[in-house]
This record gives sequence, C1' cells and structure tokens, in this order.
RNA sequence: CAACGAUAAAGGCAAACCUGUCGAAAGGCAGGGACGCAAAACUAUAGGGCCUGUAAAAUGGCAGCCAGUAACCGAA
Repeated sequence: CAACGAUAAAGGCAAACCUGUCGAAAGGCAGGGACGCAAAACUAUAGGGCCUGUAAAAUGGCAGCCAGUAACCGAA
C1' cells in the first nucleotide's frame, strides 16, 4: 500500500412505527424510536436499476439496490 473484517478500542448512522410539517404522489425535513449498518459517509443531468406520475412523457424522487469517490480502527 492492497485485500480482509473481531463477542477488540474510540466514535458514528438510524429501518419500521408515532408526532409535526412540506408535497398531487413517490418522497423530504424536524423530534421521538432502533430493525439493522464497516461505510447505512458523500455523489441522483450525462452509469445501471427502482418508485411516483401520465393518453404518452420526468425538467419529480430513491445513495438502507448495484455502482463511483474519498475515509476511521487493526485481531485473525
């Protein structure tokens, strides 16, 4: 440096659901709450995929689907 990921250390995120709020919806945000996560960090115009919507069509969404990018720690 790369790969790998423990009943290790430190620290972190937060599914469902509930409340409030924005939105036509998908979904977002805030608070509560933890199913889980070694990237569940960031990236959604021009990587793929999915969702909403429509007669057809995304200039609407999803990064906790794959992917890309840059990271913490160090047992085997």
c-di-GMP-I riboswitch aptamer from Acetobacterium fimetarium, 76 nucleotides, folded computationally. The coordinates come from a structure-prediction model, not an experiment, and the mean pLDDT is 84. The organism belongs to Acetobacterium, within Bacteria.